Predicted 3D model of a 350-nucleotide part of an RNA (small-subunit ribosomal RNA, central domain) from an uncultured bacterium. Rfam family: Bacterial small subunit ribosomal RNA. Gene Ontology terms of the family: structural constituent of ribosome and ribosome. The prediction has a mean pLDDT of 90. The RNAcentral record of the full RNA draws on Greengenes.

[in-house]
Context: one part of a larger RNA
RNA sequence: CUGGGCGUAAAGGGCGCGUAGGCGGCCCUCUAAGUCAGACGUGAAAUCCCACGGCUCAACCGUGGAACUGCGUCUGAUACUGGAGGGCUUGAAUCCGGGAGAGGGAUGUGGAAUUCCAGGUGUAGCGGUGAAAUGCGUAGAUAUCUGGAGGAACACCGGUGGCGAAGGCGGCAUCCUGGACCGGUAUUGACGCUGAGGCGCGAAAGCUAGGGGAGCAAACGGGAUUAGAUACCCCGGUAGUCCUAGCCCUAAACGAUGAGUGCUUGGUGUGGCGGGUAUCGAUCCCUGCCGUGCCGAAGCUAACGCAUUAAGCACUCCGCCUGGGGAGUACGGUCGCAAGGCUGAAACUC
Numbered sequence: 001c002u003g004g005g006c007g008u009a010a011a012g013g014g015c016g017c018g019u020a021g022g023c024g025g026c027c028c029u030c031u032a033a034g035u036c037a038g039a040c041g042u043g044a045a046a047u048c049c050c051a052c053g054g055c056u057c058a059a060c061c062g063u064g065g066a067a068c069u070g071c072g073u074c075u076g077a078u079a080c081u082g083g084a085g086g087g088c089u090u091g092a093a094u095c096c097g098g099g100a101g102a103g104g105g106a107u108g109u110g111g112a113a114u115u116c117c118a119g120g121u122g123u124a125g126c127g128g129u130g131a132a133a134u135g136c137g138u139a140g141a142u143a144u145c146u147g148g149a150g151g152a153a154c155a156c157c158g159g160u161g162g163c164g165a166a167g168g169c170g171g172c173a174u175c176c177u178g179g180a181c182c183g184g185u186a187u188u189g190a191c192g193c194u195g196a197g198g199c200g201c202g203a204a205a206g207c208u209a210g211g212g213g214a215g216c217a218a219a220c221g222g223g224a225u226u227a228g229a230u231a232c233c234c235c236g237g238u239a240g241u242c243c244u245a246g247c248c249c250u251a252a253a254c255g256a257u258g259a260g261u262g263c264u265u266g267g268u269g270u271g272g273c274g275g276g277u278a279u280c281g282a283u284c285c286c287u288g289c290c291g292u293g294c295c296g297a298a299g300c301u302a303a304c305g306c307a308u309u310a311a312g313c314a315c316u317c318c319g320c321c322u323g324g325g326g327a328g329u330a331c332g333g334u335c336g337c338a339a340g341g342c343u344g345a346a347a348c349u350c
Stems, first nucleotide, its partner, number of pairs: 004321003007304002012318001014201004021194003025088007033081002035077008049065006091191001092188003095184004103177007110154001115149007125136002162169002206247006215241002220236004258317006266295011278283001299306002323350003332343004
């Protein structure tokens, strides 16, 4: 090694593209590197094992045998793997025809609401709370009407719904643009899967520069509460939240479940496309494919639960785990403007 694991016990990389590498469909021929068989050579002695023998026994020693599971050469075998050649279409891709979608980017535009400004009406309160107070208001507030300004977010539709690799994406219109799905089987003919490094994307907060700033709101100020109240509640309020350009690169980045392929009873919703049947038609019923939920068979699981969207049965490739604390710390390296990120110990201790 044979022979462990990763939903919740330690453990799936946040996500994609892809380099090396690993792995790879069906048929035929050749080759014979891997693989298998035989022969020969070699595999020092000692040791180990077996038999017999020598020291009174044993340890020890001697003789013989076996073994030394290896390597090399030659001759063969050709199922599998590899290599070479030829072919195939089911994997993959392309093409044609369709419809669905908050997929992405840019520009423009709409209404409701909040706030502010101007004006009208109007008068003593408004606001807020468990109750209050701070606060606002006779310099005319709150309420109400008209007009205007500006920023941000898009009620209803809206869904257990859709799209995207993930993060994520929601008013409307136009332009640019990515992917998936269904149908046709027209084309190529294994062109595939995974993916150490690498490159790119990556919520919020944070950072740099320049804009913007309605509402909200860390910090901060005040009022309450309280033994105190550096809080919860209330009145204010600055960064920030928004835009452009550039950084940061983290997360309960979660389905706490890596990607791919095949196989394995069912029931019932829902989104997209197609076929059939009935029908004047809307539509209903049956059915194929793709997606997304719920319930459950076998099986699996420590249990909870999972169950054709597997955590079932298998294979391929990658990542990761190995008692708790110390510690995601120290040191070093590297990245970053910084904040800090990535990599990542030990002593000691239980």